Description
The RNA shown here (transfer RNA) has 74 nucleotides and comes from a Clostridiales bacterium. The coordinates come from a structure-prediction model, not an experiment, and the mean pLDDT is 80.
RNA sequence: CGGAGAGUAGCUCAGUUUGGUAGAGCACUCGGUUUGGGGCCGAGAAGUCGCAAGUUCAAGUCUUGUCUCUCCGA
Numbered sequence: 001c002g003g004a005g006a007g008u009a010g011c012u013c014a015g016u017u018u019g020g021u022a023g024a025g026c027a028c029u030c031g032g033u034u035u036g037g038g039g040c041c042g043a044g045a046a047g048u049c050g051c052a053a054g055u056u057c058a059a060g061u062c063u064u065g066u067c068u069c070u071c072c073g074a
Base pairs, nucleotide, nucleotide: 001073002072003071004070005069006068007067010026011025012024013023020057028044029043030042031041032040033039050066051065052064053063054062
């Protein structure tokens, strides 16, 4: 320098096919159960979908640029 892949909740990831209410598990908070803890049950909080722009009535999803990481090639 060229090519491919990844970036979404504190962590691990789904959602992209076909644009249409942003989700799951673990963790966290509160409550119940228990003498207490663990476990179990119920409820809740937690998001600039890496960043910026464009298209669209509407973008995590499509387009362009850009940043970081991984792999391959030179």

The RNAcentral record of the sequence draws on ENA.